[in-house]
This is a predicted structure of a 372-nucleotide RNA (Bacterial RNase P class A) from Desulfolutivibrio sulfoxidireducens.
Taxonomically the source falls in Desulfolutivibrio (Bacteria, Pseudomonadati, Thermodesulfobacteriota, Desulfovibrionia).
Its Rfam family is "Bacterial RNase P class A". By type it is a ribozyme.
The gene name in the source record is rnpB.
The coordinates come from a structure-prediction model, not an experiment, and the mean pLDDT is 76.

RNA sequence: GGAGUCGGACAGGCCGUCGCCGCGGACGCGCGCGUCCGGGGAGGAAAGUCCGGGCUGCGCAGGGCGGGACGCUGGGUAACGCCCAGAGGGAGUGAUCCCUGGACAGUGCCACAGAAAACAAACCGCCGACGACGCUCACCCGUCGCCGGUAAGGGUGAAACGGUGGGGUAAGAGCCCACCAGCGGUCGCGGCGACGCGACCGGCUCGGCAAACCCCGUCCGGAGCAAGACCAAAUAGGGGGGCGAUUGAGGCUGGCCCGGCCGAUGCCCCCGGGUAGGUUGCUUGAGGCCGGGAGUAAUCCCGGUCCUAGAGGAAUGACGGCCGCCCCGGUUCUCCGGGGAACAGAACCCGGCUUAUCGUCCGGCUCCCUUU
Numbered sequence: 001g002g003a004g005u006c007g008g009a010c011a012g013g014c015c016g017u018c019g020c021c022g023c024g025g026a027c028g029c030g031c032g033c034g035u036c037c038g039g040g041g042a043g044g045a046a047a048g049u050c051c052g053g054g055c056u057g058c059g060c061a062g063g064g065c066g067g068g069a070c071g072c073u074g075g076g077u078a079a080c081g082c083c084c085a086g087a088g089g090g091a092g093u094g095a096u097c098c099c100u101g102g103a104c105a106g107u108g109c110c111a112c113a114g115a116a117a118a119c120a121a122a123c124c125g126c127c128g129a130c131g132a133c134g135c136u137c138a139c140c141c142g143u144c145g146c147c148g149g150u151a152a153g154g155g156u157g158a159a160a161c162g163g164u165g166g167g168g169u170a171a172g173a174g175c176c177c178a179c180c181a182g183c184g185g186u187c188g189c190g191g192c193g194a195c196g197c198g199a200c201c202g203g204c205u206c207g208g209c210a211a212a213c214c215c216c217g218u219c220c221g222g223a224g225c226a227a228g229a230c231c232a233a234a235u236a237g238g239g240g241g242g243c244g245a246u247u248g249a250g251g252c253u254g255g256c257c258c259g260g261c262c263g264a265u266g267c268c269c270c271c272g273g274g275u276a277g278g279u280u281g282c283u284u285g286a287g288g289c290c291g292g293g294a295g296u297a298a299u300c301c302c303g304g305u306c307c308u309a310g311a312g313g314a315a316u317g318a319c320g321g322c323c324g325c326c327c328c329g330g331u332u333c334u335c336c337g338g339g340g341a342a343c344a345g346a347a348c349c350c351g352g353c354u355u356a357u358c359g360u361c362c363g364g365c366u367c368c369c370u371u372u
Base pairs, nucleotide, nucleotide: 001368002367003366004365005364006363007362008361009360010359012323013322014321015320016319017318018317020041021040023038024037025036026035027034028033043343047354048353050352051351052350053349054348055224056223058221062258063257064256065255067220068219069218070217071216072086073085074084075083076082087100088099089098090097091096101215102214106213107212108209109208110207123154124153125150126149127148128147130145131144132143133142134141162180163179164178165177166176167175181205183202184201185200186199187198188197189196190195228280229279230278231277238271239270240269241268242267243266250262251261252260287306288305289304290303291302292301293300294299325340326339327338328337329336330335
């Protein structure tokens, strides 16, 4: 200097004029508002509504079935499908990145090609017996037919029932042997664990897909701020039907069963009518920042300090000036001119994930080149 990889920060700034929302204070007033002063006012994703909760209410939320989610091990957290650390496998020279229960519980699928796609199978081939023909004095050899053996060689395919070498055989084959790889078992050591290392033994070797059904383990009550609470107002507290009175109708916020609870001038269903206005929930939080401590880390503990939107058809805007950033051109320095600035607006709140995106800055690490 170049290339790469991982992580973090920002999200234009200042001034002036006018305007908007909320809070605090003062004054005035027609109690509704008005004026002045002071502080505050939309993101890294506010998005998607994909997960997890806080919170609200439900007279069962208890048990079971069904259904759903996750899936190596350990830790973090309010919790999670998230985060951190590790283990095994894979890609990369590397920094790094990706994957993760079970295929001997069962079922199913693997197109086409190929003989054959799971305990399957013989297309070309190799060997042998028998028969026929040809050559030959005969043997040998060759060809064809048929039967038997074979899966080492060749072919097909993403994948064909270990690899190399040797022995053996009629020809071959883990048939046998040596060395490997894989699988399984036993023991020892290390680790909380996933696993790792070592020694010994063994048959000879026992595809892939479970983001296919499934099996195993763990977890899950469902619904939701349009939840709910309060106030005010209005209407027709109307009409019809069914069941039932303790031996229990009907109801109890996804489905079914059991249990439990409510329940008798009761309960349920259908039709019709009125209101849909206001207040609240509503922003002090699993909160932010700084310092110290523990831990590899995620994170946790302690101390200090701060209050940083709460709108309600939806506020944070408009104009002007200067500076800053990026791109292009001119230009010796340096300046001038032109252009650009993305994705995108809270709606109860928070922890994550995913998606979109202009540009700038900072840092760690890896590789290559050059110089010393």